Record summary:
Predicted 3D model of a 102-nucleotide RNA (Guanidine-I riboswitch aptamer) from an uncultured Pseudomonadota bacterium. The coordinates come from a structure-prediction model, not an experiment, and the mean pLDDT is 81.
RNA sequence: AAAAAAGAGAGCUAGGGUUCCGGUUUUUUUAUAAAAAUGUCUGGUCCAAGAGUUCUCGGCCAAUUAAAACUGGCUACACGGAGGGAUAAAAGCCCGGGAGAC
Repeated sequence: AAAAAAGAGAGCUAGGGUUCCGGUUUUUUUAUAAAAAUGUCUGGUCCAAGAGUUCUCGGCCAAUUAAAACUGGCUACACGGAGGGAUAAAAGCCCGGGAGAC
C1' cells in the first nucleotide's frame, strides 16, 4: 500500500423510545364513558445489534462415489468518537468493520 463469501436470511436478547394498548394525573359527564397531559410509567404492541445469542441457507477443505448424494471439519479476529438520517420517537438501528486509534 492492497484484497477478501471479514457471505445472506430469520427468531430472540442487552438496549431504545412513545404511534397504538394499558398505567397515572386533570377536566367534562348522574353514570357508562370521552378529551387533554404524562415515558421523571415496571409494562403489551413497536424499533433493535458488524464488533450479542440461536437457527437455517450459502461458501471452502477432506473421505466414499462414475455422477448425484452423503458424512466429517472450517467459516477466524474485531478498540472506536463527534456529527447527520429514518420512523410516532429514540437507540449498540442506518451512514458504518466509516473518520480515527492499535